[in-house]
Molecule: SAM riboswitch aptamer (S box leader)
Organism: soil metagenome
RNA sequence: CUCAUCUAGACCGGCUGAGGGAAAGGCCCUUCGAAGCCGGGGCAACCACCGCGAAGGCCGCGUGCCCUCAAGGAACGGUGCCAACUCCUGCGGAACGGCCAGGUCCAGUUCCGGUAGAUGAG
Numbered sequence: 001c002u003c004a005u006c007u008a009g010a011c012c013g014g015c016u017g018a019g020g021g022a023a024a025g026g027c028c029c030u031u032c033g034a035a036g037c038c039g040g041g042g043c044a045a046c047c048a049c050c051g052c053g054a055a056g057g058c059c060g061c062g063u064g065c066c067c068u069c070a071a072g073g074a075a076c077g078g079u080g081c082c083a084a085c086u087c088c089u090g091c092g093g094a095a096c097g098g099c100c101a102g103g104u105c106c107a108g109u110u111c112c113g114g115u116a117g118a119u120g121a122g
Stems, first nucleotide, its partner, number of pairs: 001122006011040005019029003024089003041082003046078002049073002053069002056066003059062001086116001091113006097106002099103001
């Protein structure tokens, strides 16, 4: 940089001792123990693995080989994750709403898209 996903799910013990939730604003968590480290446990199924089945290619035409996709499965391997929707919002748009008699004013709810971020694969 590209692609996919992000409203589900899953915590105990030891050491230590004041912060943490990316940043800003909120709102929260936290001495009934934050973050970190160690040990164990768990969740999920991105990669890898197995694979119902399907498309394509090759030749020596076979119960052959190669390649791509793939319902589903499993959880030994590589990652990830285990408060709150990515905790919420920020930018643009739509609908509803409010004020006032119309201004493209307000900010509330819901939805869509975007930005940023996280994780995986390349």